[in-house]
Model confidence (mean pLDDT): 81 of 100. Predicted 3D model of a 477-nucleotide part of an RNA (small-subunit ribosomal RNA, 3' major domain) from Xanthobacter dioxanivorans. Taxonomically the source falls in Xanthobacter (Bacteria, Pseudomonadati, Alphaproteobacteria, Xanthobacteraceae). Rfam family: Bacterial small subunit ribosomal RNA. Gene Ontology terms of the family: structural constituent of ribosome and ribosome.

Context: one part of a larger RNA
RNA sequence: UGACGGGGGCCCGCACAAGCGGUGGAGCAUGUGGUUUAAUUCGAAGCAACGCGCAGAACCUUACCAGCCUUUGACAUGGCAGGACGACUUCCGGAGACGGAUUUCUUCCAGCAAUGGACCUGCACACAGGUGCUGCAUGGCUGUCGUCAGCUCGUGUCGUGAGAUGUUGGGUUAAGUCCCGCAACGAGCGCAACCCUCGCCUCUAGUUGCCAUCAUUCAGUUGGGCACUCUAGAGGGACUGCCGGUGAUAAGCCGAGAGGAAGGUGGGGAUGACGUCAAGUCCUCAUGGCCCUUACGGGCUGGGCUACACACGUGCUACAAUGGCGGUGACAGUGGGAUGCGAAAGGGCGACCUCUAGCAAAUCUCAAAAAGCCGUCUCAGUUCGGAUUGCACUCUGCAACUCGAGUGCAUGAAGUUGGAAUCGCUAGUAAUCGUGGAUCAGCAUGCCACGGUGAAUACGUUCCCGGGCCUUGUACA
Numbered sequence: 001u002g003a004c005g006g007g008g009g010c011c012c013g014c015a016c017a018a019g020c021g022g023u024g025g026a027g028c029a030u031g032u033g034g035u036u037u038a039a040u041u042c043g044a045a046g047c048a049a050c051g052c053g054c055a056g057a058a059c060c061u062u063a064c065c066a067g068c069c070u071u072u073g074a075c076a077u078g079g080c081a082g083g084a085c086g087a088c089u090u091c092c093g094g095a096g097a098c099g100g101a102u103u104u105c106u107u108c109c110a111g112c113a114a115u116g117g118a119c120c121u122g123c124a125c126a127c128a129g130g131u132g133c134u135g136c137a138u139g140g141c142u143g144u145c146g147u148c149a150g151c152u153c154g155u156g157u158c159g160u161g162a163g164a165u166g167u168u169g170g171g172u173u174a175a176g177u178c179c180c181g182c183a184a185c186g187a188g189c190g191c192a193a194c195c196c197u198c199g200c201c202u203c204u205a206g207u208u209g210c211c212a213u214c215a216u217u218c219a220g221u222u223g224g225g226c227a228c229u230c231u232a233g234a235g236g237g238a239c240u241g242c243c244g245g246u247g248a249u250a251a252g253c254c255g256a257g258a259g260g261a262a263g264g265u266g267g268g269g270a271u272g273a274c275g276u277c278a279a280g281u282c283c284u285c286a287u288g289g290c291c292c293u294u295a296c297g298g299g300c301u302g303g304g305c306u307a308c309a310c311a312c313g314u315g316c317u318a319c320a321a322u323g324g325c326g327g328u329g330a331c332a333g334u335g336g337g338a339u340g341c342g343a344a345a346g347g348g349c350g351a352c353c354u355c356u357a358g359c360a361a362a363u364c365u366c367a368a369a370a371a372g373c374c375g376u377c378u379c380a381g382u383u384c385g386g387a388u389u390g391c392a393c394u395c396u397g398c399a400a401c402u403c404g405a406g407u408g409c410a411u412g413a414a415g416u417u418g419g420a421a422u423c424g425c426u427a428g429u430a431a432u433c434g435u436g437g438a439u440c441a442g443c444a445u446g447c448c449a450c451g452g453u454g455a456a457u458a459c460g461u462u463c464c465c466g467g468g469c470c471u472u473g474u475a476c477a
Stems, first nucleotide, its partner, number of pairs: 001477002003474003007471007015461002019425005026317008034308002042053002064303007073127001077126002079123005086105002090101004108117003129292002132290003138286002140281003143277001145275001150189006156165003169180003195269004200236007209226003214223002239263001242257001243255004319418001323377006335366003340359002345354003384415001389410007431453007
């Protein structure tokens, strides 16, 4: 100087407390461990691994296993030789890769030519190739402490020196934020602000959007209009600016103060200092070293990653009456759409099918919002719950056996609110309700986003956890 203390002081955080809803019990989904297996590819491991890499494993993906095949190679550059290349048809062997035979069409570009260029085949060698190892050789990227308020430097001063001072102290703040003081005076990276978005107003603009006034229509449909809504660009607006109190006359704090759409950081986002964990990633990519080179490279078929006594994590659905079922019918906001979204009409109990209108979309379309309201059921393993299983189908796709999703009929398991323990959340939040998107042929209870309805509680900081500053002890570095 740090680190540590079941030392002290001050302060903060959904850290506790006060509340609301869960997890832990059930069934299922999903990830992991374990076990099994020819293989169940690999990585991730307290917080910060475990619905994580995977924004989507039937083939492919795929890295794993078995078998079959291949060796200048699926891909790049270079040498030599030959040839255009290519498209298409049929047949044989084969699981296919591949091997063999065959029909038709065509015969590259520049140049007079030599030749050159691009492409294909063969040969030999330099080499290619490796999701093989090392994240403890690395770059890059990322997590975490933590959006915590800290981390440092120059000059000066003090100390033999390591170092100290500044950065401590008195107040204050979300903040090393600001004020005052002071052997310090300044400065940098952080904080804040500048950026995006939501909330108010003004201006500009008016189609595909809107409709107050005037006509018109089944319908903003048409004429007309751009006032309003909205869209999307430019501005304004909030600064403790004003008032009162308090404080040291300061910084600031308090006020159910005024004004205001908004008040003390207005809400949300992006933004992550010096560093810590030899944290994670050599399987995104890049890369040193090591290793393989008729194989640890390459191609293919089939299987596996989907196994199942069990254990754990994360979720979904429930156990019901604040509910189930039937009927009714109103109101959103994000988004997506051409190998696409697909209206209307018709068929089917339904999944879906047929037909095609419109639409590169403020125009057409996905598209129906759901919770809501009315009726019924009357507390039961039920008109709760839907697992499991049987039969019949639908769709995608070369192909649903291993191993997809959906529909109809039948079946109707566990489950009556969950031990110890444990998680999230302070407001348009929790809870609850549906909707959209990425990935994607198909497949979502996951992920990312969107709106609807919409709470309770916070006395307080003694205690648990984490963190910041000062101080003290130390046989630790």